Predicted 3D model of a 123-nucleotide RNA (c-di-AMP riboswitch aptamer (ydaO/yuaA leader)) from a soil metagenome. Its Rfam family is "c-di-AMP riboswitch aptamer (ydaO/yuaA leader)". Rfam describes the family as follows. This family represents a conserved RNA structure found upstream of the ydaO and yuaA genes in Bacillus subtilis and related genes in other bacteria. Of the family's consensus pairs, 92% are formed in the model. Its mean pLDDT, the model's own confidence on a scale to 100, is 83.
RNA sequence: UGCCGAAUCCCUGCGAUCCGCAGGGAGCGGGGGAUCCAGGACGUGGGGCGUAUCUCGCAGGAUUGCGAGUAGGGACUCUCGUCCCGAGCCCGACAGCUAACCCCGCAGGCGACGAGAGAGAGG
Repeated sequence: UGCCGAAUCCCUGCGAUCCGCAGGGAGCGGGGGAUCCAGGACGUGGGGCGUAUCUCGCAGGAUUGCGAGUAGGGACUCUCGUCCCGAGCCCGACAGCUAACCCCGCAGGCGACGAGAGAGAGG
């Protein structure tokens, strides 16, 4: 100075001094939860956050590992082009939708003069 992401801003008090802790508000984001509608039940459980699903091949007894793709996603917007991701975690036998109502989060990680061009928006 920018990027992914909901993950930002403000106030009060205490400690004591640019730091920490405890609360509160706004805003953003997520979950649970009627009627109606959907839906027989059970099983090989089922479900949630997230773009992160699915297919094939190789090795293997399997957990799994590796590879090639892919639904989908990102680089302020669109077109063309280029590059990149396509993970991980949680609930714990349990949840369709769902008004009122209830509950929870506001983290973490990354880039360095460059793969841009045209037209915009915004500053």

The RNAcentral record of the sequence draws on MGnify.